[in-house]
Formats: sequence, structure tokens, C1' cells
RNA sequence: AACCGAUAAAGGCAGACCCGGCGAAAGCCGGCGACGCAAAGCUACAGGGCCUAAAGACCGAGCGUCCAUGGCAGCCAGCUACCGAA
Repeated sequence: AACCGAUAAAGGCAGACCCGGCGAAAGCCGGCGACGCAAAGCUACAGGGCCUAAAGACCGAGCGUCCAUGGCAGCCAGCUACCGAA
């Protein structure tokens, strides 16, 4: 230094539910709260994947189909980082 990760130390993050706000939705923000997390830190056209479908398009006119310009980093991935037993 790389890999790795302990019933170590010091700290960190915060699922669901509920409340308030934003949004067409997915989802996001704040509060509350801890399911969990060794990257649950950062990155979302320009890696893959997933969710939604407002506007638009199409039609068989429907709880329809297509579509991201909307989202998800707590799916994988990439980048960076604290500590140091085995």
C1' cells in the first nucleotide's frame, strides 16, 4: 500500500409506519422512528438495471399501448474515504 473486516475504539447513516409539505405518479424534503448498513459517502443522457407515465403519439377508446424530458445510489457498477484485530 492492496485485499480484507472484529461482540475493538471513536464516530456516522437511518427502513417501515405515522405527521406536515411538494409532485400527475414514481418519488423527494422536514419531523418522528430504527429495519438495517463498513462505504446506506459521492456520481443518474453520455455503464447496466429498475420505477413512474404528466405532456405527446397510437388505437381496438380502455383501469388500453408506447414513450423520460421525471425518478431510484438502501440493485449492480464507478470514484473517493475513517479505523486496524485476525
Background:
Predicted 3D model of an 86-nucleotide RNA (c-di-GMP-I riboswitch aptamer) from a Bacillota bacterium. Rfam family: c-di-GMP-I riboswitch aptamer. Gene Ontology term of the family: cyclic-di-GMP binding. It was read from a public genome assembly, where an Rfam model found it.